About this RNA: This is a predicted structure of a 1518-nucleotide RNA (small-subunit ribosomal RNA) from an uncultured bacterium. The coordinates come from a structure-prediction model, not an experiment, and the mean pLDDT is 88. It matches the Rfam family "Bacterial small subunit ribosomal RNA".
[in-house]
RNA sequence: AGAGUUUGAUCCUGGCUCAGAACGAACGCUGGCGGCGUGCCUAACACAUGCAAGUCGAGCGGAUCGCCUGGGGCAACUCAGGCGGUCAGCGGCGGACGGGUGAGUAACACGUGGGUAACCCACCUGGGGGACCGGGAUAACGGCUCGAAAGGGCCGCUAAUACCGGAUACGCUCCCCGGGACACAAGUCCUGGGGAGGAAAGGCGGCGCAAGCUGUCACUCCCAGACGGGCCCGCGGCCCAUUAGCUAGUUGGCGGGGUAACGGCCCACCAAGGCAAUGAUGGGUAGCCGGUCUGAGAGGAUGGCCGGCCACACGGGGACUGAGACACGGCCCUGACUCCUACGGGAGGCAGCAGUGGGGAAUCUUCCGCAAUGGGCGAAAGCCUGACGGAGCAACGCCGCGUGGGGGACGAAGGCCUUCGGGUCGUAAACCCCUGUCAUGGGGAAAGAAGGGUCUCGGGGUGAACAGCCCCGGGACUUGACGGUACCCCAAGAGGAAGCCACGGCCAACUCCGUGCCAGCAGCCGCGGUAAUACGGAGGUGGCAAGCGUUGUUCGGAAUUACUGGGCGUAAAGGGCGCGUAGGCGGGGAGGCAAGUCGGGUGUGAAAUCCCUCGGCUCAACCGAGGAACUGCGCCCGAAACUGCUUCUCUUGAGUCCCGGAGAGGAAGGUGGAAUUCCCGGUGUAGCGGUGAAAUGUGUAGAGAUCGGGAGGAACACCGGUGGCGAAGGCGGCCUUCUGGACGGUGACUGACGCUGAGGCGCGAAAGCGUGGGGAGCAAACGGGAUUAGAUACCCCGGUAGUCCACGCUGUAAACGAUGGGUGCUAGGUGUGGGGGGUAUCGACCCCCCCCGUGCCGAAGCUAACGCAUUAAGCACCCCGCCUGGGGAGUACGGCCGCAAGGUUGAAACUCAAAGGAAUUGACGGGGGCCCGCACAAGCGGUGGAGCAUGUGGUUUAAUUCGACGCAACGCGAAGAACCUUACCUGGGCUUGACAUGUCGGAAGUACUGAACCGAAAGGGGAUGGACUCGUAAAAUCGAGAACCGACACAGGUGGUGCAUGGCUGUCGUCAGCUCGUGCCGUGAGGUGUUGGGUUAAGUCCCGCAACGAGCGCAACCCCUACCCCAUGUUGCUACCGGGUAAUGCCGGGCACUCUUGGGGAACUGCCGGCGGUAAGCUGGAGGAAGGUGGGGACGACGUCAAGUCAUCAUGCCCUGUAUGCCCAGGGCCACACACGUGCUACAAUGGCCGGUACAAAGCGCUGCGAACCCGCGAGGGGGAGCCAAUCGCAAAAAGCCGGUCUCAGUUCAGAUCGGAGGCUGCAACUCGCCUCCGUGAAGGCGGAAUCGCUAGUAAGCGCGGAUCAGCAGGCCGCGCUGAAUACGUUCCCGGGCCUUGUACACACCGCCCGUCACACCACGAAAGCCGGUUGUACCAGAAGUCGCUGAGCUAACCCGCAAGGGAGGCAGGCGCCGAAGGUAUGGUCGGUGAUUGGGGUGAAGUCGUAACAAGGUAACC
Repeated sequence: AGAGUUUGAUCCUGGCUCAGAACGAACGCUGGCGGCGUGCCUAACACAUGCAAGUCGAGCGGAUCGCCUGGGGCAACUCAGGCGGUCAGCGGCGGACGGGUGAGUAACACGUGGGUAACCCACCUGGGGGACCGGGAUAACGGCUCGAAAGGGCCGCUAAUACCGGAUACGCUCCCCGGGACACAAGUCCUGGGGAGGAAAGGCGGCGCAAGCUGUCACUCCCAGACGGGCCCGCGGCCCAUUAGCUAGUUGGCGGGGUAACGGCCCACCAAGGCAAUGAUGGGUAGCCGGUCUGAGAGGAUGGCCGGCCACACGGGGACUGAGACACGGCCCUGACUCCUACGGGAGGCAGCAGUGGGGAAUCUUCCGCAAUGGGCGAAAGCCUGACGGAGCAACGCCGCGUGGGGGACGAAGGCCUUCGGGUCGUAAACCCCUGUCAUGGGGAAAGAAGGGUCUCGGGGUGAACAGCCCCGGGACUUGACGGUACCCCAAGAGGAAGCCACGGCCAACUCCGUGCCAGCAGCCGCGGUAAUACGGAGGUGGCAAGCGUUGUUCGGAAUUACUGGGCGUAAAGGGCGCGUAGGCGGGGAGGCAAGUCGGGUGUGAAAUCCCUCGGCUCAACCGAGGAACUGCGCCCGAAACUGCUUCUCUUGAGUCCCGGAGAGGAAGGUGGAAUUCCCGGUGUAGCGGUGAAAUGUGUAGAGAUCGGGAGGAACACCGGUGGCGAAGGCGGCCUUCUGGACGGUGACUGACGCUGAGGCGCGAAAGCGUGGGGAGCAAACGGGAUUAGAUACCCCGGUAGUCCACGCUGUAAACGAUGGGUGCUAGGUGUGGGGGGUAUCGACCCCCCCCGUGCCGAAGCUAACGCAUUAAGCACCCCGCCUGGGGAGUACGGCCGCAAGGUUGAAACUCAAAGGAAUUGACGGGGGCCCGCACAAGCGGUGGAGCAUGUGGUUUAAUUCGACGCAACGCGAAGAACCUUACCUGGGCUUGACAUGUCGGAAGUACUGAACCGAAAGGGGAUGGACUCGUAAAAUCGAGAACCGACACAGGUGGUGCAUGGCUGUCGUCAGCUCGUGCCGUGAGGUGUUGGGUUAAGUCCCGCAACGAGCGCAACCCCUACCCCAUGUUGCUACCGGGUAAUGCCGGGCACUCUUGGGGAACUGCCGGCGGUAAGCUGGAGGAAGGUGGGGACGACGUCAAGUCAUCAUGCCCUGUAUGCCCAGGGCCACACACGUGCUACAAUGGCCGGUACAAAGCGCUGCGAACCCGCGAGGGGGAGCCAAUCGCAAAAAGCCGGUCUCAGUUCAGAUCGGAGGCUGCAACUCGCCUCCGUGAAGGCGGAAUCGCUAGUAAGCGCGGAUCAGCAGGCCGCGCUGAAUACGUUCCCGGGCCUUGUACACACCGCCCGUCACACCACGAAAGCCGGUUGUACCAGAAGUCGCUGAGCUAACCCGCAAGGGAGGCAGGCGCCGAAGGUAUGGUCGGUGAUUGGGGUGAAGUCGUAACAAGGUAACC
């Protein structure tokens, strides 16, 4: 620091996803040790049990127990006193701390900084003063009594540091009168004088007879401090505006009450205010912070442990006590719940520690100890302390350690892989030599402890005191939960200690097997369809390690909310337009102020944390100390550039006045002609109209056409423009009136008056709505006619709303320049509208310049690109609006607006891994241009109909083996299926096999030959005969080999996969294309070159050109053919010479010719004319055997079709291995109701038949071709000459030509089919060959829709040969003979090439894709209602309790009184205000549910159509 994912590829936009870090975690697998931390995030759910707050006897009285002393008693015992313990009580202090939790709370709750002159503070400290005299009660206790209990009631006794009265008063409080300081709003502080009021408690110790003195702890008043708090204020920190208005104690005042204290906190009265877009009110959520996590930072998220603050203590309310509470382990009331009960009534509150149930994915021991630290009480000892210190459980986290170290093979075994050679696990192991952490056993053994106490010694203080008490110092003894723990030593021995995840890309790590869109994986992209590095296992590898993965969550990456740091023409995004409020922003000069800003200082910013340094545990985690930092806030001083405020001033921004012209700017009134329609009349007759073609329609009742007259409505041709005006919508005949704005020109004036503009207000096309008019034309709906598979459309005939007017609504749009407004700045060129100036001129008409508007082209710059470019999308500033993935959805709900239609604001669930923009290359188009091809057309002959052949489908079958399937499968693989072939079927048989290689073993008459016999054959069976090679050697003697037998490796497979492959082939296509290097252009894909102008069969060539070259293709080089030459001359040829014959090159010469074979020449647009650009080239001509590639062949670019072939061959993998191999017999591949392809033969007279008679080429021939001759009607047979072939043979060529016959008939056409008789091949022609002869003679009379071939020696017609082959050819491959017709032309069909255009296509139009319907699932809305939460309002009722009033009942202290009694005060009770739960009624709001209903989303192969994308076949869209 980035990466993956939209595409064929590219750039951009944009979302999704990943790598990182973190955690109070949980889950899965695994788990050795230790240290330090952490551990109910859920049910603030309910709790059994124990413990968590007591203490003080030196405040007081008592009960009780024990001991001591004394008295009584013999004793038990009793009395008194003392000491000690226990217990409850009175009293004091503490229980407001400590500990828990996060429910509530959006608040001065918290943080931070201030204020309090508006306050309090027990215990503690300092200072000052004081404590005098009295009194009456009451618990405990005793008695009686009620109650089940909890608890009471009455009577009686008693103490105090409890309570009360009085005295005193330095301070204190209040009132009155002065002075000073401070503050300035009431006021505060100091001080002088006068008056009034207000305190107290003792205990213990020492001395003493006592009084008293003294010490100490308590007590009281006052001041001050410290600590802690109360209250107030500035600022700061959540979401929703689909919450927009809220408020009656509400806001303020006066007076009062209340409080420690200000205050509307509370009350009475008065006023009518207060809050809110800088977000009140309401709703939702939430304890806040120091910090923590993340991040480069800014920021985001978070608030568990620790620390600070707050709030709460079963839910709600309330007060009491107190210094402090509205009180976790206090009280009262109410509610819910639990428990006890004798049913009358009671008890309780773990969000203290531990623990239980429950909830939950999930969170611990009912432990030890007060030794330490801290706290309460106490004079102290001490007691209490689940605070705390420790231990326990848990890998929950962080940190550390170990599971061993060294040596050890060209490398064991085993696993895995393998190309079978080997590789790898792997120095890993074994083995050798060591070490000794941790664990285990044994031994030793801390620190944490200081203090306090007791004893003792010394010193000091107080004091009358050598008591006492206090302080300081020395010594001895004494205190440890953890724990015999840390730590140290010894012993033994590698011995007890490794897993988890991953390995397709991102992302580090690869193979085998299994599986076969199954099972499964998956964070995203995506894997799995029979070779899966993606599933499962294994081996190996990578990563981390006592852990490793997964899940969840946060931040990051994400500049993906953009302050740092984004955008809005087309990707999401400019408001339809204007006026303008708040707000934001704002010209030049000068002075002042100092709010912002900047500098310095100062206070604060708790501690902990983070960072740095040092230090302590062996290190680290952890801990300690110091420093830094805490980016903030307050205060003081200073600066004055900038912003702000204020004063003065300026004119350039803005505005006003004057002159001038331009304009479809707006409103109203009037007016004109053309045209359509309708009405009337004339002329006139058979149609008109309409369309692709028609029909509906209209017309003989007279249309259309034409002429005249009239009515009515709407719109304004030409001018007219790429023009003008307006803010936008929008505005178009002419005239008049009213009216807005802009522009030009000149001077004068005002003096920043400006820009923008959330809300708001207004304007706002068309359609639509309301009321009333109007209505010619046009025209939704609707009717009819056509079209069509349908046609609720497109086309046609009609036609109503509407379109028009007035007034009122609606308020939208692709309201677009898809571009908000303003200002300034930044090269130009060229049109055009308006105005002005200069110069020249008679005149600006032609020239130059300025301002405003409106277009085009372009520089820089910008942009993803396209493009924009002084009319910016450039460079900047100001203000507003808007965007944040696609779908759901501009939908739902709610609000507002509207008469309605609807508009506006505007989500979520769910779902997808994209949706997009621009550009690129292709492909495609019922887009365009140019151009080819037997592509069409022109023409000739066919196919499609018939019969037969053949191939295929189908069907059948035991099997009808397999493959090939549009062109480019189908007379194809088959260039030869009776057996064989043969792969199929039935049956019989063989297994080391029909065939190859190797190993081991065996055998000697072995290999080989193979007879009888069984058998259909294969096979079984073995008689007879009977070897070979090499070495050795006397000898087949021995050994080895071949061969045989047996065993084992293995063979074999036409079994599968042509979607694993090689090779070969088809096809586009003999089409003219396909690319590369360098350069250049582009961010890039890519382009350029290869496009363009010509030309060609051709990317053929020429010219031009940011290209220049090159390669594969084209062409040429090769072969055949056409002409000539040279050479050659047999088997060919024969002109000439000779010989010979009935005749023939038959023979001798000969090699001229033909011809054969080989070599060479010739043709190149070379020459001429014209055209063209002086080019390439085209055209005509000459010459030539041949012309403009002469004809034909071979030759097939980059590539496409997962085209074809595993059955030619080869080959990976899989499968089979007594059969899927091998052998054999028979059958099948030849089946036949059908369908198609390719052919043959025909339908006849251009013919059939008969007779006669010509002329080829190319081939083939030795288990072959086979002559003559003979036989047979014939197939053929006999025969065997000749020929290894320019020699002989196959061999006749046929059509043709000549002659004859047939005469239009299913025939003298045609030959199928069938019967019979033969021939040939072959082991064998039944299934199932070919041929011959005789007989039989079928369909068929030229073929529907449709369709094929061919452009010249071609089509067509005719025969000949060859391969295969024993035989079998209508097929195939060749050969020659005869030998045409036609091409105007490129509109159309098909295929193709180049350029261009559009595209939503890219497995590429056989593409893509839309909507309804049907089915399944999912979430959501509506819905009669039903249920619940929350909240408002009104009323009812009203507990506890405070306060107020009352208080006839009750009443110790004080007062009066001798007393009785009275008074003061108090209490109960009563009344009143308030008041929780509750109730009634009625609203708001949120949620759940709901028959039914609505759309939406999703879902390999459902239905209907074809809307969109190419002019998508009616341009599309709003």